Description:
RNAcentral holds the sequence, with entries from ENA. This is a predicted structure of a 75-nucleotide RNA (transfer RNA) from Candidatus Woesebacteria bacterium RIFCSPHIGHO2_01_FULL_44_21. The organism belongs to Candidatus Woeseibacteriota, within Bacteria. It matches the Rfam family "tRNA". Rfam classes the family as a transfer RNA. Its mean pLDDT, the model's own confidence on a scale to 100, is 82.
RNA sequence: GGGUGCGUGGCUCAGUGGUAGAGCGUCGUCCUGAUAAGACGAAGGUCGAUGGUUCGAUCCCAUCCGCACCCACCC
Numbered sequence: 001g002g003g004u005g006c007g008u009g010g011c012u013c014a015g016u017g018g019u020a021g022a023g024c025g026u027c028g029u030c031c032u033g034a035u036a037a038g039a040c041g042a043a044g045g046u047c048g049a050u051g052g053u054u055c056g057a058u059c060c061c062a063u064c065c066g067c068a069c070c071c072a073c074c075c
Stems, first nucleotide, its partner, number of pairs: 001071007010024004018055001026042005048064005
């Protein structure tokens, strides 16, 4: 330098055009003599950034940023 994949709550991931979800974790309540387990509830994300397409974008397109891998070149 070229190419491929990935980037979504604290963590691991789903969602691939129509108002953003799950598990675990956190907090509260219940339960218990107390803890764990269990039950119920809540908080927490402008979906990496900026533009574009569209009535509408996490999703499609372009550029850029970050991470991983492959190839090439130089030493």